[in-house]
Context: one part of a larger RNA
RNA sequence: CCACGAGCCCCCAGCGGGGAAAGAAGACCCUGUGGAGGUUUACUGCAGCCUGUUGCUGGGAUGCGGUCGAAGGCACAGAGCGUAGGCGGGAGCCGUCGAUCCCAGCUUCUCCGGGAGCUGGGGGAGGCGCCGAUGUAACACCGCCUGCCUUUGGCUGCAUCCCUUACCGGGGCCUGGUGCCCUGGGACAACGGCAGGUGGGCAGUUCGGCUGGGGCGGCACCCCCUUGAAAAGAUAUCGAGGGGGCCCAAAGGUCGGCUUAGGCGGGACAGAAACCCGCCGUUAAGUGCAAGGGCAAAAGCCGGCCUGACUGGACCCUUGAACGCAAGGGGUCCAGAGGCGAAAGCCGGGCCUAGCGAUCCUUCAACUCCCACCGAUGGGGGUUGGAGGUGACAGAAAACUUACCCCAGGGAUAACAGGCUCGUCGCGGGCGAGAGUUCCCAUCGACCCCGCGGCUUGGUACCUCGAUGUCGGCUCUUCCCAUCCUGGCCGUGCAGCAGCGGCCAAGGGUGCGGCUGUUCGCCGAUUAAAGGGGAACGUGAGCUGGGUUUAGACCGUCGUGAGACAGAUCGGAUUUUACCUGCUGGGGG
Numbered sequence: 001c002c003a004c005g006a007g008c009c010c011c012c013a014g015c016g017g018g019g020a021a022a023g024a025a026g027a028c029c030c031u032g033u034g035g036a037g038g039u040u041u042a043c044u045g046c047a048g049c050c051u052g053u054u055g056c057u058g059g060g061a062u063g064c065g066g067u068c069g070a071a072g073g074c075a076c077a078g079a080g081c082g083u084a085g086g087c088g089g090g091a092g093c094c095g096u097c098g099a100u101c102c103c104a105g106c107u108u109c110u111c112c113g114g115g116a117g118c119u120g121g122g123g124g125a126g127g128c129g130c131c132g133a134u135g136u137a138a139c140a141c142c143g144c145c146u147g148c149c150u151u152u153g154g155c156u157g158c159a160u161c162c163c164u165u166a167c168c169g170g171g172g173c174c175u176g177g178u179g180c181c182c183u184g185g186g187a188c189a190a191c192g193g194c195a196g197g198u199g200g201g202c203a204g205u206u207c208g209g210c211u212g213g214g215g216c217g218g219c220a221c222c223c224c225c226u227u228g229a230a231a232a233g234a235u236a237u238c239g240a241g242g243g244g245g246c247c248c249a250a251a252g253g254u255c256g257g258c259u260u261a262g263g264c265g266g267g268a269c270a271g272a273a274a275c276c277c278g279c280c281g282u283u284a285a286g287u288g289c290a291a292g293g294g295c296a297a298a299a300g301c302c303g304g305c306c307u308g309a310c311u312g313g314a315c316c317c318u319u320g321a322a323c324g325c326a327a328g329g330g331g332u333c334c335a336g337a338g339g340c341g342a343a344a345g346c347c348g349g350g351c352c353u354a355g356c357g358a359u360c361c362u363u364c365a366a367c368u369c370c371c372a373c374c375g376a377u378g379g380g381g382g383u384u385g386g387a388g389g390u391g392a393c394a395g396a397a398a399a400c401u402u403a404c405c406c407c408a409g410g411g412a413u414a415a416c417a418g419g420c421u422c423g424u425c426g427c428g429g430g431c432g433a434g435a436g437u438u439c440c441c442a443u444c445g446a447c448c449c450c451g452c453g454g455c456u457u458g459g460u461a462c463c464u465c466g467a468u469g470u471c472g473g474c475u476c477u478u479c480c481c482a483u484c485c486u487g488g489c490c491g492u493g494c495a496g497c498a499g500c501g502g503c504c505a506a507g508g509g510u511g512c513g514g515c516u517g518u519u520c521g522c523c524g525a526u527u528a529a530a531g532g533g534g535a536a537c538g539u540g541a542g543c544u545g546g547g548u549u550u551a552g553a554c555c556g557u558c559g560u561g562a563g564a565c566a567g568a569u570c571g572g573a574u575u576u577u578a579c580c581u582g583c584u585g586g587g588g589g
Base pairs, nucleotide, nucleotide: 008589009588010587011586012585013584014583015582017581018580019579021576022575029410030409031408032407034406035405036402037401038400039399042205043204044203045202046201048198049197050196051195052194053193054192055191058163059162060161061160062159063158064157065156066155067154068153069152070151071150072149073148074147075146085145086144087143088142089141092128093127094126101122102121103120104119105118106117107116108115109114167185168184169183170182171181172180173179174177208221209219210218217238222244223243224242225241226240227239245393246288247350248349252306253305254304255303256302257301258300260284262280263279264278265277266276267275286295287294289355291353292352293351310336311335312334313333314332315331316330317329318328338347339346340345361388362387363386364385365384366383367382368381369380370379371378417464418462419460420459421458423457425453426452427451428450429449430448434444435443471546472544473543474542476538477535478534479533480532481531484509485508486507487504488503489502490501491500492499512524513523514522515521552570553569555567556565557564558563
């Protein structure tokens, strides 16, 4: 000096593996006593509509009612002189101002016997009652009342019809006005007030909770018993097993009496079981109802008398361990009035532990106050107690839907991927019943047992919701071996060929088509063979975008509907100029 190898620094061009690259406080999911759009037989209202009533709004007639008043009449079981409405008073009442009675006519009622009234004529002094018979005593007289009928009056209602002047239309005239005339309707309509109904047409709202995500399901949302519960007390899960939301006027209080289940022996019908007698019988029976605890001269069974299933007050315990708290529940004592018992005593419901419920409002009972002098009416207030109920049970008055959606948040919570686990899945082993003519192990191998893997499907909810892009295909690289082919070897129920089973082995290979978006799978023709898997179900700042998974639309099904559907169908935007790192090629110091 040249060549080659190794190393350091820098630059250029490119690629797009990583920076769970950037972009956007995730649009999916859940949560919020956060919104909004839509719907409806959600809740509550409001327009609108309908109907009634009333004002504007007056007159008349007819018919049918209601109510108040006046006059008149009627009111018959039978007995009884007879056609007795009821009650009270009552010993008198009516009559020459013409009684009882007789005749004729008319009206009315009738139970067909008769009653009441009016008119005309005759006649001329008595008639009726009390008294005796009757359930009740007189149409003798007076007063009040009930029912029915007739006449009449006041007020008022309903229906129909008529009128015109309110009011509403149409037309004409001129002097154009607060005008005149004609005409249709008409107290209706229109309009106003009040009330009832209807009323997504419109509006304001609501659309529980727990929850191995949410929804669907369930109630573990208020109570009771046992267990879990780890021998004080307390103690969770959508832990396990079960109950309550009543019932009873006796199934309560008290006093008295009695003893059950079962067994053995005996007794007509009578038997395993009916009823009677005797013996044994600590609870095995029974207790209104769950379970636990309890209970024998009873807490069980039977009977007598009762209503303490009381009123008022004070306190304690529990609910609610460890001193906050409502309603509810339990207990002790005092006072009053009682029940049962000879008495001691017991009794404020039930053998005990479940059987329950605020404010407001309504209602009931008792006491009390107000209504302007007193009394009354109707209404209202206060105090105390009871009832009507909230079971989401310390108690709003309340339905769906959103893929047109929005906001605040959450990896407190789902879908992908990862982690853990490995029931499921895949692979292997132990034992060897049995199959294999015989013979467990050439080959296959039940039941039972033990592992490995982390490719399936689950479970879980640990990272990520201020975003780690999701199926399949294409492309490209690498790894594992539990080996499909090729290589070496062993066994055989291996003659050979061809097989079957096993051991070593991952160097290389493992392809092409049809159908489907498909992964997978089925099929076809080849081949030595057409292996199984991993790499965020490798790979979208590499591609694609057929599928899934926005907004449009159609069908089926579901829904009253808005809408919904791991149902189908057509359509539907794939961003980024590469900073670092990595890699490829080139260059310089």

Background
A computed fold for a 589-nucleotide part of an RNA from a Nitrososphaerota archaeon, annotated as large-subunit ribosomal RNA, domain V. The RNAcentral record of the full RNA draws on ENA. The source organism's lineage runs through Archaea, Thermoproteati and Nitrososphaerota.